[in-house]
Context: one part of a larger RNA
RNA sequence: CUGGGUGUAAAGGGUGCGUAGGCGGGCCUGCAAGUCAGACGUGAAAUACCGGGGCUUAACUCCGGGGCUGCGUUUGAAACUGUGGGUCUUGAGUGAAGUAGAGGCAGGCCGAAUUCCUAGUGUAGCGGUGAAAUGCGUAGAUAUUAGGAGGAACACCAGUGGCGAAGGCGGCUUACUGGACGAUAACUGACGCUGAGGCUCGAAAGCGUGGGGAGCAAACAGGAUUAGAUACCCUGGUAGUCCACGCCGUAAACGAUGAAUACUAGGUGUAGGGGUUGUCAUGACCUCUGUGCCGCCGCAAACGCAGUAAGUAUUCCACCUGGGGAGUACGUUCGCAAGAAUGAAACUC
Numbered sequence: 001c002u003g004g005g006u007g008u009a010a011a012g013g014g015u016g017c018g019u020a021g022g023c024g025g026g027c028c029u030g031c032a033a034g035u036c037a038g039a040c041g042u043g044a045a046a047u048a049c050c051g052g053g054g055c056u057u058a059a060c061u062c063c064g065g066g067g068c069u070g071c072g073u074u075u076g077a078a079a080c081u082g083u084g085g086g087u088c089u090u091g092a093g094u095g096a097a098g099u100a101g102a103g104g105c106a107g108g109c110c111g112a113a114u115u116c117c118u119a120g121u122g123u124a125g126c127g128g129u130g131a132a133a134u135g136c137g138u139a140g141a142u143a144u145u146a147g148g149a150g151g152a153a154c155a156c157c158a159g160u161g162g163c164g165a166a167g168g169c170g171g172c173u174u175a176c177u178g179g180a181c182g183a184u185a186a187c188u189g190a191c192g193c194u195g196a197g198g199c200u201c202g203a204a205a206g207c208g209u210g211g212g213g214a215g216c217a218a219a220c221a222g223g224a225u226u227a228g229a230u231a232c233c234c235u236g237g238u239a240g241u242c243c244a245c246g247c248c249g250u251a252a253a254c255g256a257u258g259a260a261u262a263c264u265a266g267g268u269g270u271a272g273g274g275g276u277u278g279u280c281a282u283g284a285c286c287u288c289u290g291u292g293c294c295g296c297c298g299c300a301a302a303c304g305c306a307g308u309a310a311g312u313a314u315u316c317c318a319c320c321u322g323g324g325g326a327g328u329a330c331g332u333u334c335g336c337a338a339g340a341a342u343g344a345a346a347c348u349c
Stems, first nucleotide, its partner, number of pairs: 003321004007303002012317001014201001016199002021194003025088007033081002035077008049065006091191001092188003095184001098181002103177002106174004115149007125136002162169002206247006215241002220236004258316006266294012298305002322349003331342004
């Protein structure tokens, strides 16, 4: 390289948008680049292959044959691919009347609770643990009542419920705004799928500048435990956690399962719509989209997957090729830094 693979053995890019490229629906028709057929030219000889001959045989050599899968010219064919023209509506999209939703962004606001402050009542303990101690408290704590301050998070509802491309999103309300779904079949008429590079978004932690700081809490301090205890437990406690703006660009970024399309037994729950029917007391049946469970065929090393496929097929992208060395070194790009991305070899088993 080919082949074979990528849920768990090595292997799906964290996610989307999209450039080049690759691939692409039905019908009619033109062309003939690919494709197919015929003819002609060329494809030197030697070599090689097949059949014979000559040196005693063989090597060697001579003769004959086929072939040289190719290229060019020319004449045709038109199913398929391509390309030009026309046309269609099923793929894709648009419009009009609706629906559900923690989708996003900005502003405003409520209540419970923790902590702190002030005042009242009240007195000797509180707190904490396996047990204790450090700690707090007669300068009046803990408890309790009233008032105030401030920050952060939103109990119940809550649900293998919903929304979002992923990360993720949960108190209430206002404004702006993205997407989805069903029904209709009016409009466009293949406008599609994928997507190397590229661009966008991207938890937590971390970084820069300025705010904020209630609770929690790396580091740190003390008390315990222990042979020791740089831990687990306890008392404190700073960055941080929060906000604004700007970086970082990584995660077991997981369904460890790339995207799209078509097909392939059933059963049962749930969320959002639509339709038919009804003894309409709100039921029965059908259907679309999402989200779960069970289960044939098939697949799988097994576990298991099984219309939300890991089944049967097609298209496009990404990735793997024994373990260690190593996601290291070097170089390059990016970054304020931390570091990220790309990514070897010697050697060794």